[in-house]
RNA sequence: GUUCCAAGCAGGCCGAAGUUUCUUGGGAAACGCGGGGGAACCACAUUACUGGAGGGGCGAAUUUUCCGGUUUUCAACCAGGAAUAGGGCAACCCGAGCCCGAGCCCGUCAGCUAACCUCGUAGGCUAAGCGGGCAUCGCU
Numbered sequence: 001g002u003u004c005c006a007a008g009c010a011g012g013c014c015g016a017a018g019u020u021u022c023u024u025g026g027g028a029a030a031c032g033c034g035g036g037g038g039a040a041c042c043a044c045a046u047u048a049c050u051g052g053a054g055g056g057g058c059g060a061a062u063u064u065u066c067c068g069g070u071u072u073u074c075a076a077c078c079a080g081g082a083a084u085a086g087g088g089c090a091a092c093c094c095g096a097g098c099c100c101g102a103g104c105c106c107g108u109c110a111g112c113u114a115a116c117c118u119c120g121u122a123g124g125c126u127a128a129g130c131g132g133g134c135a136u137c138g139c140u
Stems, first nucleotide, its partner, number of pairs: 011126004018031005032121006042111001053108001054109001055106004063083004068078003086100004092133004
């Protein structure tokens, strides 16, 4: 000096998941942001069904198809592939390029929904940040 790894700080990304105050601390509260339940009117009302359950919620994460497997068959489920509704990438828009397209919860029950009630405020990443247009703020 270079590369790799770890920790800290700073900047930033996905996400609602941030800020402030009090407390010795544990923790608590407020504001901000986000979710759920919940009238009238409207909507629904072909319900029900049990060998397999039904229905619903958060989230971008839905749907189609191919192949292999579980299963006595159908159905259903599992693993992988190709697509796809949709979503993300340093204010915003267009373009280019890259990426995601999961997972979890309620528990027989919930349409919308004013008043009202109630819950959450996590977790995980980062050496990248391109071109054009067009804002805002600060300084002189």
Molecule: c-di-AMP riboswitch aptamer (ydaO/yuaA leader)
Organism: Bacillota bacterium